[in-house]
RNA sequence: UUCUUCACCUCGGGGUGCCCGAAAGGGCUGAGAUGCAGCAAUGCGGACCCGUUGAACCUGAACCGGAUCAUACCGGCGGAGGGAAGGUGAAUGGAUUUCUU
Numbered sequence: 001u002u003c004u005u006c007a008c009c010u011c012g013g014g015g016u017g018c019c020c021g022a023a024a025g026g027g028c029u030g031a032g033a034u035g036c037a038g039c040a041a042u043g044c045g046g047a048c049c050c051g052u053u054g055a056a057c058c059u060g061a062a063c064c065g066g067a068u069c070a071u072a073c074c075g076g077c078g079g080a081g082g083g084a085a086g087g088u089g090a091a092u093g094g095a096u097u098u099c100u101u
Stems, first nucleotide, its partner, number of pairs: 001095003004091007011051004017028004034045004057082003063076004
């Protein structure tokens, strides 16, 4: 000098469900289907998940196959294309370099 590990600080990214019901509410999948304000567009939060070792999430996609009362439910597409992180410290250690003996 650098790598690894750990700790800490600050920060960032993300999510248009489906069905029954007059309503209240209930059912399904999921980590997550949420609260408030607003006529609405949308905004601000909560919880949760994820941050390059990136399948969180988006695009393709009003896609293809299957199942289902129905759905972005399951599988395929597919390790396809995109996709959000910097800093500080410590320690034992690894590697490397320089100096001294």

Predicted 3D model of a 101-nucleotide RNA (TPP riboswitch aptamer (THI element)) from an Alphaproteobacteria bacterium. Model confidence (mean pLDDT): 76 of 100. Lineage of the source: Bacteria > Pseudomonadati > Pseudomonadota > Alphaproteobacteria. The sequence was found by an Rfam model in a public genome assembly.